RNAcentral holds the sequence, with entries from SILVA. This is a predicted structure of a 1482-nucleotide RNA (small-subunit ribosomal RNA) from uncultured Chthonomonas sp. The coordinates come from a structure-prediction model, not an experiment, and the mean pLDDT is 85. NCBI's taxonomy places the organism under Bacteria, Armatimonadota, Chthonomonadia, Chthonomonadaceae, Chthonomonas.
RNA sequence: AGAGUUUGAUCCUGGCUCAGGACGAACGCUUGCGGCGUGCCUAAGAAAUGCAAGUCGAGCGAGUUGCAGCAAUGCAGCUAGCGGCGAACGGUCGCGUAACACGUAAGCAACCUGCCCCGGAGACCGGGAUAACAGUUCGAAAGGACUGCUAAUACCGGAUGGUGUUGACGGUGGGCAUCCACUGUCAACCAAACCAAUUUAUUGGCUUCGGGAUGGGCUUGCGGCCUAUCAGCUAGUUGGUGGGGUAACGGCCUACCAAGGCGACGACGGGUAGCUGGUCUGAGAGGACGGCCAGCCGGACUGGGACUGAGACACGGCCCAGACUCCUGCGGGGGGCAGCAAUUAGGAAUCUUGCGCAAUGGGCGAAAGCCUGACGCAGCGACGCCGCGUGAGGGAUGAAGUCUCUCGGGAUGUAAACCUCUUUUGUUCGGGAUGAACACAAUGACAGUACCGAACGAAUAAGCCCCGGCUAACUACGUGCCAGCAGCCGCGGUAAUACGUAGGGGGCGAGCGUUGUCCGAAUUUACUGGGCGUAAAGCGCGCGUAGGCGGGCCGUUAAGUGAGAGGUGAAAGGCUGGGGCUCAACCGCAGCAGUGCCUCUCAUACUGGCGGUCUUGAGGGCGGUAGGGAGAAGUGGAAUGGCUGGUGUAGCGGUGAAAUGCGUAGAUAUCAGUCGGAACACCGGUGGCGAAGGCGGCUUCUUGGGCCGUUCCUGACGCUGAGGCGCGAAAGCCAGGGGAGCGAACGGGAUUAGAUACCCCGGUAGUCCUGGCCGUAAACGAUGGAUACUAGGUGCUGGGGGUAUCGACCCCUCCGGUGCCGCAGCUAACGCAAUAAGUAUCCCGCCUGGGGAGUACGGCCGCAAGGUUGAAACUCAAAGGAAUUGACGGGGGCCCGCACAAGCGGUGGAGCAUGUUGUUUAAUACGUCACUAACCGUAGAACCUUACCAGGGCUUGACAUCCGCUGAUCUCCUAUGAAAGUAGGCUUUCCUCGCAAGAGGACAGCGAGACAGGUGUUGCAUGGCUGUCGUCAGCUCGUGUCGUGAGAUGUUGGGUUAAGUCCCGCAACGAGCGCAACCCCUGUCGUGUGUUGUAUCACUCACACGAUACUGCCGAGAGAAACUCGGAGGAAGGCGGGGAUGACGUCAAGUCAGCAUGGCCCUUAUGUCUUGGGCUACACCCACGCUACAAUGGCCGGUACAACGGGCUUGCUAAGCCGCGAGGCGGAGCGAAUCCCUUAAAGCCGGUCUCAGUUCGAAUUGCAGGCUGCAACUCGCCUGCAUGAAGCCGGAGUUGCUAGUAACCGCUGGUCAGCACACAGCGGUGAAUAUGUUCCCGGGGCUUGUACACACCGCCCGUCAAGUCACGAAAGUCGGCAAUACCCGAAGCCAGUGCGCCAACCGUAAGGGGGCAGCUGUCGAAGGUAGGGUCGGUGAUUGGGACUAAGUCGUAACAAGGUAGCCCUACCGGAAGGUGGGGCUG
Repeated sequence: AGAGUUUGAUCCUGGCUCAGGACGAACGCUUGCGGCGUGCCUAAGAAAUGCAAGUCGAGCGAGUUGCAGCAAUGCAGCUAGCGGCGAACGGUCGCGUAACACGUAAGCAACCUGCCCCGGAGACCGGGAUAACAGUUCGAAAGGACUGCUAAUACCGGAUGGUGUUGACGGUGGGCAUCCACUGUCAACCAAACCAAUUUAUUGGCUUCGGGAUGGGCUUGCGGCCUAUCAGCUAGUUGGUGGGGUAACGGCCUACCAAGGCGACGACGGGUAGCUGGUCUGAGAGGACGGCCAGCCGGACUGGGACUGAGACACGGCCCAGACUCCUGCGGGGGGCAGCAAUUAGGAAUCUUGCGCAAUGGGCGAAAGCCUGACGCAGCGACGCCGCGUGAGGGAUGAAGUCUCUCGGGAUGUAAACCUCUUUUGUUCGGGAUGAACACAAUGACAGUACCGAACGAAUAAGCCCCGGCUAACUACGUGCCAGCAGCCGCGGUAAUACGUAGGGGGCGAGCGUUGUCCGAAUUUACUGGGCGUAAAGCGCGCGUAGGCGGGCCGUUAAGUGAGAGGUGAAAGGCUGGGGCUCAACCGCAGCAGUGCCUCUCAUACUGGCGGUCUUGAGGGCGGUAGGGAGAAGUGGAAUGGCUGGUGUAGCGGUGAAAUGCGUAGAUAUCAGUCGGAACACCGGUGGCGAAGGCGGCUUCUUGGGCCGUUCCUGACGCUGAGGCGCGAAAGCCAGGGGAGCGAACGGGAUUAGAUACCCCGGUAGUCCUGGCCGUAAACGAUGGAUACUAGGUGCUGGGGGUAUCGACCCCUCCGGUGCCGCAGCUAACGCAAUAAGUAUCCCGCCUGGGGAGUACGGCCGCAAGGUUGAAACUCAAAGGAAUUGACGGGGGCCCGCACAAGCGGUGGAGCAUGUUGUUUAAUACGUCACUAACCGUAGAACCUUACCAGGGCUUGACAUCCGCUGAUCUCCUAUGAAAGUAGGCUUUCCUCGCAAGAGGACAGCGAGACAGGUGUUGCAUGGCUGUCGUCAGCUCGUGUCGUGAGAUGUUGGGUUAAGUCCCGCAACGAGCGCAACCCCUGUCGUGUGUUGUAUCACUCACACGAUACUGCCGAGAGAAACUCGGAGGAAGGCGGGGAUGACGUCAAGUCAGCAUGGCCCUUAUGUCUUGGGCUACACCCACGCUACAAUGGCCGGUACAACGGGCUUGCUAAGCCGCGAGGCGGAGCGAAUCCCUUAAAGCCGGUCUCAGUUCGAAUUGCAGGCUGCAACUCGCCUGCAUGAAGCCGGAGUUGCUAGUAACCGCUGGUCAGCACACAGCGGUGAAUAUGUUCCCGGGGCUUGUACACACCGCCCGUCAAGUCACGAAAGUCGGCAAUACCCGAAGCCAGUGCGCCAACCGUAAGGGGGCAGCUGUCGAAGGUAGGGUCGGUGAUUGGGACUAAGUCGUAACAAGGUAGCCCUACCGGAAGGUGGGGCUG
């Protein structure tokens, strides 16, 4: 620091996702040790048990225990009580709280402060009670009641007393408004407590005053959450006066008076939340968080209340109310772990009912000491951070195992084994701390721990995740859109580096992954640091309030701003330095930082404040001027329509074509008259005016704004503008008019599968006027306003100046407006470009992924329609902009092709043949399916072929290689069998080497196993080959140039061609694959040769070689070239004709069954042999053909002329003979220019038939034959005789062909035993037509649009139906919260009363003073009643929404999308949608 993901590709916009860090975590797998930290984030739920606050006998009386004593008593201790201090600290939690709660900085001249410190003064004389205790008594208990006794450092009275307090009168000094400090005089008021020890004057305590320290209280500035779908809030409310209250100011409280106070700089309300030091992240600015530790605040079951006290409204105190819970003898009582442990519940989840007061700290005490779940330690948890280990060195023939493999090998891998070594850790043993500080002594929970030493022994110790890209790491097997994975993109449908397993590899390591959350990446809220023409985004337009910003000069001030200094910014934390635990984590020390706030001083450029001045901004005056600017009144002609009358007759009208409609009751047409409404042709124009919407005949009146000139006046008066106010097309609404034309809805006619549309005939609202609403549009330049600056060129419009002229023009120039082109610059590109989208400043509005949705709810507005403001759940991995290349278009233009047209012949109808589908079947083998399957693979299925079916057999096999044994095999014979085969027999002994033994080889049999075999599967794993576009003219590359880029250019353009053929032009210049040519056949000539051709020569012919044609020549098109047209010559003329030849590529086109081949599958069968059957079936459909329907013909007789070819392996077969014929006999000749196939046929000559289902046509069937073959039944071909079907020229449609072509005619060949209407060739006869490119089809180039890119067989919209999910509404219903009004009113403070009660003082007494209980009142928690508010749960039903491989209906949009689309509005319709009005061009 970036990366992945929208596209065929590109650039941009934009979201989603990932890599990093962090955590009080949790979950999964795993786990050796230690140190330091840390551990209920949920139920502030409940609560067993134990402990967490006591202490003082040196304050007091009493009791009791021990010891001593006979006893009195003494000594030492303990205990309940009175009394003192503490219990307000410490510890815990974060409910509440949006607040002076917190932080920070100030203030208190408005305050308090026990214990502690310093200083001054003092402690005198008296008095009355009471607990404990004893007795009686009530109660289950908890707890009381009465009587009696007693002490004090408990309580009370008096004295003394001031520098104390209050009041009065003064003085001095100071300040900050009230005032403060010091001081004088007088008056009033106010103290006390003693105890212990002994060393006998000290220690401790007490009272009062002053001061200090510490701790607290109060006030203020500034700072830190969300929400405006909370906009108004407020009655003690704001202020004052008097009074009360407090330590103290204060509406803190009260009475009265006034009517204020707060709020867009966000009051009030709602939601959420303890705040901070800090923590995490980040480059920073920021963002998020506030667990541990520390400071502050708040709480203590819930709510209320006070008491005591220096301090509380009090966690382990009290009272009351409530909920809950426990005990009970039912009468009544008790309780509050958000202290430490522990329990339960909740939860994904969070520990021991441990040890100790040794240390630190706290309470009490004179002290010893006691208490202390604060604290110090230990325990549990990998929860985190840090450290250590699981060994180190050597060790190849590279062991074994495992994985893989092309079987050669490769990998694991120096890894292991093995050798040498070490001992951190571990185990055992021995030693053994610091922490301890008291004058000495004593004192250690941790702990026999850390640490040190020794012994032993590699011994006790490795996992987790990942390996498609991002992202580091690849293979095998299994699985087969299944199982599964997945953070995003996406993997999986039979070869998955993406699932699962294994091997291997990568990463981290006592951990590793996952999940959750935060920051980062995200300049994706943009202060640093973004945008708004088309991507999301400029309010429809103006006026203007607050606010923000603001011209030149001078003076002043010093708020902003800058500089210096002082205070503060707690500690911890952070950073830097050095230090202590072996290191580190951790801890301790020092420094820095802490960007902030406060105070003082200085500076004065800029901004601000104040004062003065100026004219250029702004405004005004004066003089001109253009205009559909606005409002009102009047007026004109053309046209449409109606009515009246005339002329006139059968149609008119309308459309693609029609029909509905109008018309003989006289239309349309035409003439005249008249009525009425609406709109203003021509002029008219990227012309004018207006802020926008918008404005158009003419005249008059009223009225707004602009521009030009002048430089006369004012003197910054300015710009923008949240709210606010006004204007605002069309449609629509209300009321009243009006209504010619047009025209939603509606009716009818057409079209159509349908047609709720497009087209036609009608037609109501409406369109028009007046008044009032509505407030929206593609209200658009999709571009807010203002100001300034920044090359030019050229139009139009308004005004002025100059020059010139008699004048108008022309020409030059200034200002305003309005267009086009264009430089710099900007932009993702398109484009913008002085009318900016450039360069800058100011102000406003708006945007932050798509959908849900401009929807819901709420508010405001509206008569309504609806407008405005405006979410969320859920869902997607995109949605978009511009440009590029293609493809496509019922877009345009150019050009080709038997594409159409012009012609000729067919096909589609018939019969038959052949092929396919379908059906049938035991099987009817397989493949092929628009063109580009269907007489195709198959150049030929009776067996074979053959792959299919049935049956019978074989299992190393029908075929190949290897090993062992045996032997020749073959041939022949027998039995059986349908055959294959099975069982048996006869016979014989191959080749090479070697004397031989033997060895080797060929062949056959047997045996075992490796293996064979498969027309089984996958043509979507493949090679090869092929079809098709298409013999179409295209397809590319290098370098250069242009573009951010995809790409473009070249290859486009102007001509021309069959052609990207050639020429010219050109930021291109060249080149390659294609085209053409080179090759073959053919046409003419020449030369050579000439057998098997020729009687002979020549010719023909055959073979070979060569020549010829190149727009070469002439003319024209024409002005250049290419080229075209015409002509000459020539056998042939503009590629002479034909063939071969098929660019880059497309169709996952075809073929695993021609062959080859990966994977998978079968292995006594999916292999192999064999017999028979089937591939030949037959209601039908389709395709390619044959034969015909006849006279241009059939039949009969005669007769003429080819070419290409083929032939002995069993071939072609002559002559001759036989047969009606197929054919037979025969055998010459020929391995072929020699012989044979081989008579070519149509043709020609002659005859016959005479228009008919025929002398046409031949199907079908019967009989008789021939040939091939082991065999013609299923199922061959041919012949003869007989039979003689359909068919009389073929619907819609469709096909071939442009010349030696079509058509007609026969011949040959391959295949093949036989079988040809097919196929491949050959020759014979031999036409018609083409004006042309409008249309159909296919193709090429250019251009245009596009929402297509699997590319129009594309994409895509809405209803309906099904499933799932979230949300809204809803009669209601249930609950939470905070208030309001009233009722009731506990405890308690305060007030009143106090007839009852009472020790201290006065009084001899009576009584008084004073106090208490009780009662009453205000306030007052909980509770009750009532109507509302707000939030949430649920709800029959209902509404739309989202999503979901293959549901229904249509076809709305994207191309002119087949009616251009879209926006607002109204009506209508199953649905997309249609139509009307106005608007936009996207």